[in-house]
RNA sequence: AUACCCGUUUAUCCUGCGGGAGAUCGCUGCUAUAGGGAUUCGACUUAGCCAUGCAAGUCAGAGAGUCUUGUGCUCUCGGCAAACUGCUCAGUAACACGUCGUUAAUCUGCCCUUGGAUUGGAGAUAAUCUUGGGAAACUGAGGAUAAUAUCCAAUAGGAGAUUGAUUCUGGAACGAACAAUCUCAAAAAGUUCACGCGUCCAAGGAUGAGACGGCGGCGGAUUAGGUUGUUGGCGGGGUAACGGCCCACCAAGCCGAAGAUCCGUAGGGGCCUUGACAGAGGGAGCCCCGAGAAGGACCCUGAGAUACUGGUCCUAGCCCUACGGGGUGCAGCAGGCGCGUAACCUUUACAAUGCACGAAAGUGUGAUAAGGGAAUCCCUAGUGCUUAUGGAAACAUAAGCUUUUGGCAAGGGUAGGAACCUUGUCGAAUAAGCAGUGGGUAAGACCGGUGCCAGCCGCCGCGGUAACCCCGGCGCUGCAAGUGGCGAUCAGCAUUACUGGGCCUAAAGCGUUCGUAGCCGGUUUUGUAAAUUCUUUGUGAAAUCGUCAGGCUUAACCUGACGGCGUGCAGAGGAGACUGCAUUACUUGAGAUCGGGAGGCGUUAGAGGUAUUUUGGAGGGAGCGGUAAAAUGCUAUAAUCUCUAAAAGACCACCUGUGGCGAAGGCGUCUAACGAGAACGAUUCUGACGGUGAGGAACGAAGGCCAGGGGAGCAAAAGGGAUUAGAUACCCCUGUAGUCCUGGCAGUAAACUCUGUGGGUUAGGUGUGGGCUGUCCUUCGAGGACAUUCCGCAUCGUAGCGAAGGCGUUAAACCCACCGCCUGGGGAGUACGGUCGCAAGGCUGAAACUUAAAGGAAUUGGCGGGGGAGCACCACAAGGGGUGCGGCGUGCGGUUUAAUUGGAUUCAACGCCGAACAUCUCACCAGGAGCGACAGCAGAAUGAAGGUCAAGCUGAAGACUUUACCAGACACGCUGAGAGGAGGUGCAUGGCCGUCGUCAGCUCGUGCCGUGAGGUGUCCUGUUAAGUCAGGUAACGAGCGAGACCUGCGUCCACAAUUGCUAUCGGGGUGAAAACUGACUGGGCACAUUGUGGGGACUGCCUGGGAAACCAGGAGGAAGGUGCAGGCAACGGUAGGUCUGUAUGCCCCGAAUCUCCUGGGCUACACGCGCGCAACAAUGGUACGGACAAUGGGAUGCAACUCCGAAAGGAGAAGCUAAACCUCUAAACCCUAUCUAAGUUCAGAUUGAGGGCUGCAACUCGCCCUCAUGAAGACGGAAUCCCCAGUAAUCGGAAGUCACCAUCUUCCGGUGAAUUUGUCCCUGCUCCUUGUACACACCGCCCGUCAAACCAUUCGAGCGGGGUUUGGGUGAGGUUUAGUUCUGCAAGGACUAGGACGAACCUAAGCUUCGUGAGAGGGGUUAAGUCGUCACAAGGUAACCGUAGGGGAACCUGCGGUUGGAUCACCUCCU
Repeated sequence: AUACCCGUUUAUCCUGCGGGAGAUCGCUGCUAUAGGGAUUCGACUUAGCCAUGCAAGUCAGAGAGUCUUGUGCUCUCGGCAAACUGCUCAGUAACACGUCGUUAAUCUGCCCUUGGAUUGGAGAUAAUCUUGGGAAACUGAGGAUAAUAUCCAAUAGGAGAUUGAUUCUGGAACGAACAAUCUCAAAAAGUUCACGCGUCCAAGGAUGAGACGGCGGCGGAUUAGGUUGUUGGCGGGGUAACGGCCCACCAAGCCGAAGAUCCGUAGGGGCCUUGACAGAGGGAGCCCCGAGAAGGACCCUGAGAUACUGGUCCUAGCCCUACGGGGUGCAGCAGGCGCGUAACCUUUACAAUGCACGAAAGUGUGAUAAGGGAAUCCCUAGUGCUUAUGGAAACAUAAGCUUUUGGCAAGGGUAGGAACCUUGUCGAAUAAGCAGUGGGUAAGACCGGUGCCAGCCGCCGCGGUAACCCCGGCGCUGCAAGUGGCGAUCAGCAUUACUGGGCCUAAAGCGUUCGUAGCCGGUUUUGUAAAUUCUUUGUGAAAUCGUCAGGCUUAACCUGACGGCGUGCAGAGGAGACUGCAUUACUUGAGAUCGGGAGGCGUUAGAGGUAUUUUGGAGGGAGCGGUAAAAUGCUAUAAUCUCUAAAAGACCACCUGUGGCGAAGGCGUCUAACGAGAACGAUUCUGACGGUGAGGAACGAAGGCCAGGGGAGCAAAAGGGAUUAGAUACCCCUGUAGUCCUGGCAGUAAACUCUGUGGGUUAGGUGUGGGCUGUCCUUCGAGGACAUUCCGCAUCGUAGCGAAGGCGUUAAACCCACCGCCUGGGGAGUACGGUCGCAAGGCUGAAACUUAAAGGAAUUGGCGGGGGAGCACCACAAGGGGUGCGGCGUGCGGUUUAAUUGGAUUCAACGCCGAACAUCUCACCAGGAGCGACAGCAGAAUGAAGGUCAAGCUGAAGACUUUACCAGACACGCUGAGAGGAGGUGCAUGGCCGUCGUCAGCUCGUGCCGUGAGGUGUCCUGUUAAGUCAGGUAACGAGCGAGACCUGCGUCCACAAUUGCUAUCGGGGUGAAAACUGACUGGGCACAUUGUGGGGACUGCCUGGGAAACCAGGAGGAAGGUGCAGGCAACGGUAGGUCUGUAUGCCCCGAAUCUCCUGGGCUACACGCGCGCAACAAUGGUACGGACAAUGGGAUGCAACUCCGAAAGGAGAAGCUAAACCUCUAAACCCUAUCUAAGUUCAGAUUGAGGGCUGCAACUCGCCCUCAUGAAGACGGAAUCCCCAGUAAUCGGAAGUCACCAUCUUCCGGUGAAUUUGUCCCUGCUCCUUGUACACACCGCCCGUCAAACCAUUCGAGCGGGGUUUGGGUGAGGUUUAGUUCUGCAAGGACUAGGACGAACCUAAGCUUCGUGAGAGGGGUUAAGUCGUCACAAGGUAACCGUAGGGGAACCUGCGGUUGGAUCACCUCCU
């Protein structure tokens, strides 16, 4: 002491990045009570510029002045200090820094120790005095004078050279000591009454500094060569000192892939931030070191400087000026301007701590100590407590308590204050915010507003009328005197992996081999001790860090002790295993040798073969060729075709094989020569000679290029024909480069096993190629079979590994060595630069910008112009009948209209909602009128609202207006709020319905498999109408659906009997009789009927097939394999339909979108479509006669019957609350007659006339009857619909709606067929499997050009700026040499001449970098632009890679390659 979460998906696992949560730093928004502490506060940008004040003085050495006579003050000479302190980080990649050393190559004022000395002389000069110049700064002349100022001499001592037997230190003398000789420069200062303070010499120490060395710490190779004082030497000069530091000469070296040089960046360290550590990032502040002082250069003084507040000069800036000349340097403290996101007072004091001077007192000190300001950081404290009442709580009110803090006062405290301490007093008083509230991430499914707008959002994502995501309010959450935002760093991140990652498919193995450096390396002996390891010594400053203790009331903070850190460096000693080095052996790695075999291994030469094309000859005579079908093309100048001969070039069938060889690319007729490699075998030899391999070199398919040949076939480009909307393609006919050979260049591919090379270890099975050995067989063959073994090539598979797919002794397992490569997607393998190439282009190889994903494997589903199996009259086949033509009815579209209300639009809208629109309905149009519960405000007994005669207005109306009257309390004039709404939203809903579905599916429990999504079960085989059943099976069972069930019909039985029936037994009636009559009856319930309840059918029986399930046939039976027909009918999908049936959220209208009235419209009509009706006739029409139903309905109703009318109908009217009465004569059918093939005796539209019914009302716009009229139409193109048995077809009946109106719908019965008993071809459905870049699920996804806007970028004639290098010129200045001069010998000054150095300026050229630039290029991004449809399924021509040509564009074509291609068939092999 190491944590994860969200985001790619329908879901999953993984790779991978984006984002969030932590800490720290800077700025900033809102807010803010107090105190303490701190190494906080113009670092980041401008080492930019500065007004003003201050930041370095001091002194018993000396002289002078002055008067206040003092240790006074002032000036000067003189001494010391001013090289410290303080500030900043520009430069610097360097011995600058860090650390350890060296100085045998050095210096050191003040200080300490020791020893010695302090003698004698000399001449000046400042202040001052006199007097000039100048605006000033300042400066000159003359006179006088002193010293611890200066000079001369002496002595001591010192330094150097030479020689020396010797001594000492040391790793080593060049050092030191000693002796001799010579030479050199040559000391001193005083003062005090005195102690003393000074001064000089020498030696030593301490301190400080200089110089040198080892090691350490940035990036870039799109910087690979650099260097001429450069590298070394001899000799000089210079320095405190070594040295090319400088100079002359000589030599030609020196540095560099372990990264020189160049470019970029940067003060270094202790440390700081973060982190578990390793590390990464920072290095302003405090400490150490360095460097700098406006930019540069050079000096003096001095112990020390090349000097921040010294000097000289140049450059740039500023200031003063009398224009002559001067002055100046805040990166010291304050302060100002500028710059910026960004940083304080022109404060106090030398009281403390230091420093300078001084003997000291002391003086000075913007060092420092203090205060002020700042939400800089850290620490501490507070913003109250109790009780009562109310309240769910939050809280409010009241009463009481306390006084940290705060206010006031006194004392102490301080240099002076403050803080602080003590005491007193007042009073809950003086003190809470910020951010968030969809997920991640703690906290609202609260209210209002907004309505893809405004806006939010780190990421995902919210917002299009019910927003938990915006803006407010309330509540809540987090932290709290703070809290959020922006930017930066570390962590998270094992996403740079040393600790600690990867590379088959996610990004990633160089195309292959050889080989240099490097790295790594078998067994063994001895030595060594570089490395390693142990012990020890020195050092690694302090601060920082940890622990403990102590001091501030605690803490922060400070102090002390101990520890740690600095992971290091240096020295000494020991060890000897491993590594290294040296050495001795060995054979197993490697290599060599020998042997017999295998091989499409390479190069060269020769030989051969079939086919193709062309040509000659002969035959033959009309087409050939080509395609899905065609055409272009060839052919009567004889093609194609047949035979024969010849020529040319290319190629090498069969054998041929997950077979062979080769490093890879690649290699295939035969023979020969030359060359190379591998495997096996061997009682041979060498003796680690090896592995890998950065750079480098060689080889390297196809295409391409250069030069010369060659050219049969094929074939980019090109020409033509088709296809098509187009067709720059796919198909076809031609056809040039090229393909071939020789010699060169090029150097790339899906150059793939998408798997680097080498070695070792770890189960096996099988096949096949080569070798050895053995056994057996043998046709004796170089034969065959089997077994062991070695080496290859394949395949299955254990452990293990992997995200999975999969790999698995030929590893993707477990280890070792070395190399290459990767780090989200795009931009982009692009640009620029370099390099190679004749070119095409190759190799190397970025960034800006943009984006939240891109991607891998696997899963479920959907889909496929993928495959397999099964099924269906809303599929076909075999049939029957229709629609589609014409007329009419009806619905829809369209158009029209004031309105033609609205909905429904493939199946699954269209005789549907609507079960029937004259008004109503009604939703539409024109016009007119009416209506506000409730609350509030104006008004109202000065009469509200209301009613009414008349007139006007009007289609009409006390609706309104005028006038008048009645009556008596409210009040729509205003604001809210309602009633109502067939107004909106079926994409807010309930309910109901359609459809997938006349389907056979949909799931669960447990178990098992898989990391998981998920799979299994539900699969396979057979079977079924069926996921129906049986057998097999890691599944075993179960549920919903299917079936079963329920209803009706068909058969039988029992019971029951009115309004039904009446056989048998009676009665009655009619009749001559027979007989008839239940539209008379007793009785009865047999039959029929009606109703209730049961039986019956189950593949139960037989035959055949079959494993079974089951199938086929048969018997019996009313019925036979679901008996027939219905009802019910899964999980779900379809945002299917309906807010216009009702219900209902929200929104809207609200005196109109409400309600009523009148009229109109929904009925329009050039036209298109759907569904029907009646037809086109003889299987018919017309006329007469005759026969047989069932289901229903009926009181504002059905209506018998009678009468009237030609009919529709009318006038009366019994019965019927219905097994009773009515509707109710069914029609097709049968018989007879007629019509005779025609627009008819077919057909009936249309129109005219007359009449009837309903209803206030039939004009727009109803139905019926009669008469008259008599249209189109003579069986229907493409196409399409329905149907398998009491079905189709055909015939009528009833009901619904309904005042009236049926060709509609729903039922009812009558007559009553044909064909199949099969299939998956079309249309679809189900299941299995396969591909997938789809998941809104193919009506999917998606590519490129063009057009538009914006952004960054590349090239670019140039233009402008910075940096740097080199050459030349001018050249201040100091320095140096020589000479002259100043009293002159010295020191010093001045002048002249020369040498080298040299700032700065000018100029020329090069390199580099930045900005800008007409125009040109590509790239990226941007809801709904244009053209196509390239890719994903076999994506409709499989895709992709390299290369070449072509094309609006995706792309097309040629050549070679890959599978990361589907499908079917065949071959081989394996299980």